[in-house]
Molecule: transfer RNA
Organism: Roseovarius sp. UBA6167
RNA sequence: GCCCCAAUAGCUCAGUUGGUAGAGCACCUGUUUCGUAAAUAGGUGGUCGGCGGUUCGAGUCCGUCUUGGGGCA
Numbered sequence: 001g002c003c004c005c006a007a008u009a010g011c012u013c014a015g016u017u018g019g020u021a022g023a024g025c026a027c028c029u030g031u032u033u034c035g036u037a038a039a040u041a042g043g044u045g046g047u048c049g050g051c052g053g054u055u056c057g058a059g060u061c062c063g064u065c066u067u068g069g070g071g072c073a
Stems, first nucleotide, its partner, number of pairs: 001072007010025004019056001027043005049065005
C1' cells in the first nucleotide's frame, strides 16, 4: 500500500425480508432472612463508532472517515 471482518446498554452478545431496539450478567427496588448471601418478582439504563446519501421509513442498503482484529506484499 491492497483485501476481508468487527463496532448495538456498564460487560458479553442477539436483532430474520428495511417498519417505533432485545437477552444474559451487572446495577436499583420489593418479597424472603435476626443479618448477609442465595432465591424470587419488578424496574432503570442505548439516538446502534462519526459524517453524508438512498428511502414515506435505516441498527439493517450505499459512500467516506475513525478505532480494533486478520490476510497478502